A computed fold for an 85-nucleotide RNA from Proteobacteria bacterium UBA1847, annotated as c-di-GMP-I riboswitch aptamer.

């Protein structure tokens, strides 16, 4: 350089739960807490999940959609720290 990943060494990152702000919601952000992860760093291109304001369909219950989310669900692509076997 490219693959690999240790009961190595520095350091990271944050799952339920709780609180606060936010957002229609799913969710997101801050602290608290840490299940756990070597890409739990980036990224919605593909799968797939979730949500359903806005809009469509019904008299109506409710049904349908994502320019709205999940990256800690799979796969792709892209950048990084260490070095044992």
């Nucleotide at each position: 350089c490219g693959a690999c990943g240790a009961u190595a060494a520095a350091g990271g990152c944050a799952a339920a739960c709780c609180c606060g702000c936010u957002g229609a919601a799913a969710g997101g952000c801050g602290g608290g807490g840490g299940c756990g992860c070597a890409a739990a760093a980036c990224c919605a291109c593909c799968g797939g999940u979730c949500u359903a304001a806005g809009g469509g369909a019904g008299c109506g219950a409710u049904c349908c959609u994502a320019g709205g989310a999940c990256a800690g669900c799979g796969g792709a692509g892209c950048u990084a720290c260490c070095g044992a076997a």
Overview
It was read from a public genome assembly, where an Rfam model found it. The model forms 95% of the base pairs in the Rfam consensus. The organism belongs to Pseudomonadota, within Bacteria. The prediction has a mean pLDDT of 92.